[in-house]
Predicted 3D model of a 118-nucleotide RNA (Guanidine-I riboswitch aptamer) from Synechococcus sp. Tobar12-5m-g.
RNA sequence: GGAAGCAGUUCCUAGGGUUCCGGUCUCCAAUCUCGCCACGGUGAGGUUCGGGACGCCUGGUCCGAGAGGAACUCACCAGGGUCACCUGGUUGCACGGAGGGACAAAAGCCCGGGAGAC
Numbered sequence: 001g002g003a004a005g006c007a008g009u010u011c012c013u014a015g016g017g018u019u020c021c022g023g024u025c026u027c028c029a030a031u032c033u034c035g036c037c038a039c040g041g042u043g044a045g046g047u048u049c050g051g052g053a054c055g056c057c058u059g060g061u062c063c064g065a066g067a068g069g070a071a072c073u074c075a076c077c078a079g080g081g082u083c084a085c086c087u088g089g090u091u092g093c094a095c096g097g098a099g100g101g102a103c104a105a106a107a108g109c110c111c112g113g114g115a116g117a118c
Stems, first nucleotide, its partner, number of pairs: 005074001007073006015063002020060002022057001023054005029048008075090006093113001095116001099111003
């Protein structure tokens, strides 16, 4: 100063990790090309299937803000009404650990406008 909310949901973003996809590396098998060969094989590269590792892999999926954004809804206030509703309006301010929790995992998620600080 004031007629009236520190409301809810959805979408997005900051941010987040690694369940899945993709990516990188590696292993096995099959196959193709080139070279060598003592013709038994063997080396390199490519492709395909499968396994493993990596998020200090840009990404897709995914999670995601009280103190970020947008929209919608509810609630409330004033006026109107044919009493179904309609019109306008009402959410000011907000520094913040550690620790714990969930999902695959982490986080500005949840505990939490918490403990604290001013």